[in-house]
Context: one part of a larger RNA
RNA sequence: CAUACAAGCUAGAUAAGGGCGUAUGGGGAAUGCCUAGGCUCUCAGAGGCGAAGAAGGACGUGAUAAGCUGCGAAAAGCUGCGGGGAUUGGCACAUACAAGUUGAUCCGCAGAUAUCCGAAUGGGGCAACCCACUAUACUGAAGGUAUAGUAUCCGCAAGGAGGCAAACCCGGAGAACUGAAACAUCUAAGUACCCGGAGGAAGAGAAAACAAUAGUGAUUGCGCUAGUAGCGGCGAGCGAACGCGCAUUAGCCCAAACCAUAAGGUUUACGGACCUUAUGGGGUUGUAGGACCACAACAUUUGUUGCAAACAGAAUUAGAACAAGUUGGAAAGCUUGGCCAUAGACGGUGACAGCCCGGUAUAGGUAAAGAAUGUAAUGAUAGUGGUAUCCUGAGUAGUGCGGGGCACGAGAAACCCUGUAUGAAUCCGGCGGGACCAUCCGCCAAGGCUAAAUACUCCUGAGAGACCGAUAGUGAACCAGUACCGUGAGGGAAAGGUGAAAAGAACCCUGAACAAGGGAGUGAAAUAGAUCCUGAAACCAUACGCUU
Numbered sequence: 001c002a003u004a005c006a007a008g009c010u011a012g013a014u015a016a017g018g019g020c021g022u023a024u025g026g027g028g029a030a031u032g033c034c035u036a037g038g039c040u041c042u043c044a045g046a047g048g049c050g051a052a053g054a055a056g057g058a059c060g061u062g063a064u065a066a067g068c069u070g071c072g073a074a075a076a077g078c079u080g081c082g083g084g085g086a087u088u089g090g091c092a093c094a095u096a097c098a099a100g101u102u103g104a105u106c107c108g109c110a111g112a113u114a115u116c117c118g119a120a121u122g123g124g125g126c127a128a129c130c131c132a133c134u135a136u137a138c139u140g141a142a143g144g145u146a147u148a149g150u151a152u153c154c155g156c157a158a159g160g161a162g163g164c165a166a167a168c169c170c171g172g173a174g175a176a177c178u179g180a181a182a183c184a185u186c187u188a189a190g191u192a193c194c195c196g197g198a199g200g201a202a203g204a205g206a207a208a209a210c211a212a213u214a215g216u217g218a219u220u221g222c223g224c225u226a227g228u229a230g231c232g233g234c235g236a237g238c239g240a241a242c243g244c245g246c247a248u249u250a251g252c253c254c255a256a257a258c259c260a261u262a263a264g265g266u267u268u269a270c271g272g273a274c275c276u277u278a279u280g281g282g283g284u285u286g287u288a289g290g291a292c293c294a295c296a297a298c299a300u301u302u303g304u305u306g307c308a309a310a311c312a313g314a315a316u317u318a319g320a321a322c323a324a325g326u327u328g329g330a331a332a333g334c335u336u337g338g339c340c341a342u343a344g345a346c347g348g349u350g351a352c353a354g355c356c357c358g359g360u361a362u363a364g365g366u367a368a369a370g371a372a373u374g375u376a377a378u379g380a381u382a383g384u385g386g387u388a389u390c391c392u393g394a395g396u397a398g399u400g401c402g403g404g405g406c407a408c409g410a411g412a413a414a415c416c417c418u419g420u421a422u423g424a425a426u427c428c429g430g431c432g433g434g435a436c437c438a439u440c441c442g443c444c445a446a447g448g449c450u451a452a453a454u455a456c457u458c459c460u461g462a463g464a465g466a467c468c469g470a471u472a473g474u475g476a477a478c479c480a481g482u483a484c485c486g487u488g489a490g491g492g493a494a495a496g497g498u499g500a501a502a503a504g505a506a507c508c509c510u511g512a513a514c515a516a517g518g519g520a521g522u523g524a525a526a527u528a529g530a531u532c533c534u535g536a537a538a539c540c541a542u543a544c545g546c547u548u
Base pairs, nucleotide, nucleotide: 017548018547019546020545021544022543023542024541025540026539032533033497034496037468038467039465040464041463042462043461044460045459046457047456048164049163056117057116058115059072060071061070063095067091068090078111079110080109081108082107083106087099088098089097122131123130124129132150133149134148135147136146137145138144152161153160154159168199169197170196171195172194179186183233209216210215220247221246222245223244224243230238231237251449252448253447254393258281259280260279261278262277263276264275265274266273267272286427288392289391290390291389292386293385294384295383301380302379303378304377305376306375307374308373311370316364317363318362322337323336324335325334326333338355339354340344346358347357348356398422399421400420401419402418403417404416405415408434429444430443431442432441433440484491485490504532507519508518509517510516
């Protein structure tokens, strides 16, 4: 010096700024509606799979094939039988190429095949890989190939086991937080967790039981009894039974005495006797029973297996009855007039359909398994009296000490289980009835089995809901236990909706364009245009009005 900004001042009264309002859009994904998926139950079924290799995986497999699904080198499949009757080659379009009335695809049943890993089992191994041995063949030979076999444990052998699986069940082992307003007995709790084992259920179970002067008659579960009697730092709390009502019902087998057979042994006066073991008969209970002796009888009930078989049973078959007008894009709506119904459950169809479609009621059909019943074979199953002798579960019952279980914490503490130390009786016997004793009453331990009523639901079918409706309901309506995170154990999402039908926008224009948009066209609708139903609010923009 130029430009820009600028307090203050002056003039103007503009609107480029702000506010409010209206309208139209963008943005966003709330709301409404929907449901393909869940949740909770009911009824029925099933309740296991696995060395004949499971569960779960890896890798393969398609004309083209990344994923899911299916399948396995015979690989979206092969065979047989049954059903079915025109299309078919999964989700999943398109093109190509094929198949099918000589019956495909599809559905059911039964088979075949079923790589590698995995209990994984020939040996090894960092799962889905590596390396062997034996026999046989190629073969004469192999650092080769093919087929079969080769793990461990139990068992004399035949054969079996192993691993996986949601809950339910039994057994072993077994906490703490917590409560007691602290805490130690106590509680939580024999819960959680861990281990073993089994079954469709498990466990329990046919009185050495209860009861109380009357009686009951295995077990299990439910409702009462009853929050009672009790237990309890008599605190917190824990908490029966008898009896009553209901569900369901079912009772049996050994050991022993005695007899017989076989083997072994001892002994012998060679006639036998005795012992041990094994097997068969016998026998199974408390009013005692059985052996034994005597008598009588062949009944009743029932298991298993074979055959026949009503019934039942897979895919599956038949299955009634409506039109017109009207609004509308579309009729199932409305109006009018009909019809069927052992079917007016439900779902679909262009809006709300008994009569349009699939179905439904009903009636048939059917392989395998099952199966009332019949029949055959075979097995099991009863009585009366007598009482001289014999048998009737032993390191058991009981007892001392130490624990545990029983509602019951050592208590007056019975009863049951047991570690330790002891240790009976034998029917003229034994145990119990809540210390103990007597009377009385009940029962018969020390061997075993047992359906139903009860518990549960990984799974299959049918059905239901004053359950949810996409931030809900499973974590998961969708290719989810995925993506992703973590060394690992483990943690763990988000994400649904065009339309009745793709009719998913030929063609043209703008544009660098396979972007995007504008026309055109489809459609009832395109502000239903593909992250597409509805489309709230925040936030953003444009136009106009008022205002400063």

A computed fold for a 548-nucleotide part of an RNA from Salegentibacter lacus, annotated as large-subunit ribosomal RNA, domain I. The sequence was found in a public genome assembly. Its mean pLDDT, the model's own confidence on a scale to 100, is 81. Lineage of the source: Bacteria > Bacteroidota > Flavobacteriia > Flavobacteriales > Salegentibacter. Rfam family: Bacterial large subunit ribosomal RNA.